c-di-GMP-I riboswitch aptamer from a Syntrophomonadaceae bacterium, 85 nucleotides, folded computationally. The model forms 95% of the base pairs in the Rfam consensus. It matches the Rfam family "c-di-GMP-I riboswitch aptamer". About the family: GEMM was predicted in a large-scale screen for bacterial structured RNA regulatory elements. The coordinates come from a structure-prediction model, not an experiment, and the mean pLDDT is 84. NCBI's taxonomy places the organism under Bacteria, Bacillati, Clostridia, Eubacteriales, Syntrophomonadaceae.

RNA sequence: CUUGAAUAAAGGCAAACUUGCCGAAAGGUGAGGACGCAAAGCCACGGGUCUAAGGCCAAAUGGUUAUGAUCGCCGGGUUGCCGAG
Numbered sequence: 001c002u003u004g005a006a007u008a009a010a011g012g013c014a015a016a017c018u019u020g021c022c023g024a025a026a027g028g029u030g031a032g033g034a035c036g037c038a039a040a041g042c043c044a045c046g047g048g049u050c051u052a053a054g055g056c057c058a059a060a061u062g063g064u065u066a067u068g069a070u071c072g073c074c075g076g077g078u079u080g081c082c083g084a085g
Base pairs, nucleotide, nucleotide: 012037013036017032018031019030020029021028022027035072041078042077043076045075046074047073048070049069050068054065055064056063057062
């Protein structure tokens, strides 16, 4: 210098649930709380999934639709900690 990359160390995030607030809802967010996560950091770019205020159809209590949501659903992009024998 190159390849490989375990065990550690320092830490990080925070599911369900409870509760306050926002929202039509899905859901988001503050506090508590930990199921788990080597990107469970960030981005709605592609797909999937959820909701349907408003619109359209029906005029039947329904159907349909994302410009709304989900990155802890998957892929992609991008950033980051440590690193032996």